Predicted 3D model of a 74-nucleotide RNA (transfer RNA) from Synergistaceae bacterium OttesenSCG-928-I11.
It matches the Rfam family "tRNA". Rfam links the family to the GO term triplet codon-amino acid adaptor activity.
Lineage of the source: Bacteria > Thermotogati > Synergistota > Synergistia > Synergistaceae.
Model confidence (mean pLDDT): 82 of 100.
The sequence was found in a public genome assembly.

[in-house]
RNA sequence: GGGCUCGUAGCUCAGCAGGAUAGAGCAACGGCCUCCUAAGCCGUAGGUCAGGCGUUCGAAUCGCCUCGAGCCCG
Numbered sequence: 001g002g003g004c005u006c007g008u009a010g011c012u013c014a015g016c017a018g019g020a021u022a023g024a025g026c027a028a029c030g031g032c033c034u035c036c037u038a039a040g041c042c043g044u045a046g047g048u049c050a051g052g053c054g055u056u057c058g059a060a061u062c063g064c065c066u067c068g069a070g071c072c073c074g
Stems, first nucleotide, its partner, number of pairs: 001073007010026004019057001028044005050066005
């Protein structure tokens, strides 16, 4: 230098043949329970979907560029 895969909540990930409230588990916080803690149950908060531009009525999802990670080729 070229190619491929990937980037979604604090962590691990789902969603990726476009359809409109962006989700799960764990963690955090609050409550119930308990003598207390743990476990269990209920709830709450937390995300510019890596960034930008474009296509579209509509983009996490499609296209281009950039950044970052991993693998392969030279």